[in-house]
RNA sequence: UCGGACACUUGGCAAACUUGUUGAAAAGCAAGGGCGCAAAGUCACCGGCCUAAGGGAGACUAUGGUAGCGGGACUGCGACA
Numbered sequence: 001u002c003g004g005a006c007a008c009u010u011g012g013c014a015a016a017c018u019u020g021u022u023g024a025a026a027a028g029c030a031a032g033g034g035c036g037c038a039a040a041g042u043c044a045c046c047g048g049c050c051u052a053a054g055g056g057a058g059a060c061u062a063u064g065g066u067a068g069c070g071g072g073a074c075u076g077c078g079a080c081a
Stems, first nucleotide, its partner, number of pairs: 012037002017032006035068001041074003045071003048066003054061002
């Protein structure tokens, strides 16, 4: 460098829920918590999903979110051949 497989120990992340806070909401952030995770590290590029303030008579609509829904891109740890 390329390839395949795996999660015992140490260490890492942290769902629901609770409190505080930001936000129209979805949701984010901080603390507690621990369902899970071997990329549950980063990026909204593609599809999906959530929200609908603003717009619209209404249907609806993302420029708001989700990376712990899938694909893709980039990067990283440990073990084996």

Predicted 3D model of an 81-nucleotide RNA (c-di-GMP-I riboswitch aptamer) from Gallionella sp. The prediction has a mean pLDDT of 78. The model forms 95% of the base pairs in the Rfam consensus. It matches the Rfam family "c-di-GMP-I riboswitch aptamer". Gene Ontology term of the family: cyclic-di-GMP binding. Rfam describes the family as follows. GEMM was predicted in a large-scale screen for bacterial structured RNA regulatory elements.